[in-house]
Overview
Small-subunit ribosomal RNA, central domain from a metagenome, 350 nucleotides, folded computationally. Its mean pLDDT, the model's own confidence on a scale to 100, is 89.
Context: one part of a larger RNA
RNA sequence: CUGGGCGUAAAGGGCGUCUAGGUGGUUUUGUCAGUUGGAUGUGAAAUCCCCGGGCUCAACCCGGGAAGAGCAUUCAAUACUGCAAGACUAGAGUGUGAAAGGGGAGAGCGGAAUUCCUAGUGUAGCGGUGAAAUGCGUAGAUAUUAGGAGGAACACCGGUGGCGAAGGCGGCUCUCUGGUUCAACACUGACACUGAAGCGCGAAGGCUAGGGGAGCAAACAGGAUUAGAUACCCUGGUAGUCCUAGCAGUAAACGAUGUGCACUAGGUGUAGGACGUAUCGACUCGUUCUGUGCCGCAGUUAACGCAUUAAGUGCACCGCCUGGGGAGUACGACCGCAAGGUUGAAACUC
Repeated sequence: CUGGGCGUAAAGGGCGUCUAGGUGGUUUUGUCAGUUGGAUGUGAAAUCCCCGGGCUCAACCCGGGAAGAGCAUUCAAUACUGCAAGACUAGAGUGUGAAAGGGGAGAGCGGAAUUCCUAGUGUAGCGGUGAAAUGCGUAGAUAUUAGGAGGAACACCGGUGGCGAAGGCGGCUCUCUGGUUCAACACUGACACUGAAGCGCGAAGGCUAGGGGAGCAAACAGGAUUAGAUACCCUGGUAGUCCUAGCAGUAAACGAUGUGCACUAGGUGUAGGACGUAUCGACUCGUUCUGUGCCGCAGUUAACGCAUUAAGUGCACCGCCUGGGGAGUACGACCGCAAGGUUGAAACUC
């Protein structure tokens, strides 16, 4: 390289966007580049195959013939692909009218709770545990009432419910803004799919600078437990958690399942539309589109399972795998303030 693979055995890039490239709907005409056929030339000898011959046979050897991929030239074919020109509307997109939504950004507001402060009432305990102790408290705690401060998170609704490409998104209101779905028509006329590189986004934790700091809480301190206890339990507690501006770029970034399109029994729930049925109306019932679950046939799978949201049947394109350890290490390169990240071996060993 070919081949075979990638839910769980090694293997889907964390996600998107787009360039090159690869691939590409229906139809007409032209061209004849690919493609197909013929002819000619070339295709050394030996070998292989066929015919004949020579060593007593054979191996071996000799003579003759045939065959031959590829390449070049030329003639022809035109279904398919390409190319050129034209047409089309089923892919794709735009417009119109509706709809749902924790999609994103900014600003403002709200109530419950924890903590702290002030004041009142009140008195000896509180707290904590398996049991305790450290701790707090007669300088008046805990409890309770009133007022105030501040930060963070938004109970109920809440739902295999919704939205988003993924990460993720949940109190309420306003402003700005992205995407999606449905319906009936009109328009553009293949404008499409995928996508190496590139670019952007990317939980938590971490880093830089400046704020903020209620609760929680790595580190740390103390009390217990224990043979020990650098833990589990308890009392405290600093980074951090929050905000602004940047950096970082990784996760069991998971559906451990790349994206797009087409096809292939059904049943049942649920979310958003449309149509019909029904009705005074809301329900109801039926059809259909889009999403999201469960069950299940064919098929598939090593099995488990998957099964119109495929892991079934096909096509297009990308990424990745090729025994375990060594090792996601070393070296080099690139990136980073650092931590480290990305790329990524070998010796050796089983």

Rfam family: Bacterial small subunit ribosomal RNA. The full RNA is in RNAcentral, with records from SILVA.